[in-house]
RNA sequence: AUCUUAUCCAGAGAGGUUGAGGGAAUGGCCCUAUGAAUCCUCGGCAACAGACUCUAAAGUACUGUGCCAAUUCCAAAAAGCGAAAGCUUAGUAGAUAAGAA
Repeated sequence: AUCUUAUCCAGAGAGGUUGAGGGAAUGGCCCUAUGAAUCCUCGGCAACAGACUCUAAAGUACUGUGCCAAUUCCAAAAAGCGAAAGCUUAGUAGAUAAGAA
């Protein structure tokens, strides 16, 4: 890097460092010198896998990951509804976990 399966309207931030970007990509719309991203410390959220309790259901952040602005921030191309604004469905793309070759 590819493929498969599951989930994605819930949840959870302070301090330090540094100094201009960040929210995947496109278009919007946002966040940001009242300090972006990175890194460090501490903290928290979350049961995907392992572990433990348990007949099971379920539970516990112990281990491996993950995450801690806004629904994956929203949308596109398709179908349905609607006078319109718009709404719904399925899907694409993406993220995470577990697995496969």

The RNA shown here (SAM riboswitch aptamer (S box leader)) has 101 nucleotides and comes from Lederbergia lenta. The model forms 97% of the base pairs in the Rfam consensus. Its Rfam family is "SAM riboswitch aptamer (S box leader)". Gene Ontology term of the family: regulation of gene expression. Lineage of the source: Bacteria > Bacillota > Caryophanales > Bacillaceae > Lederbergia.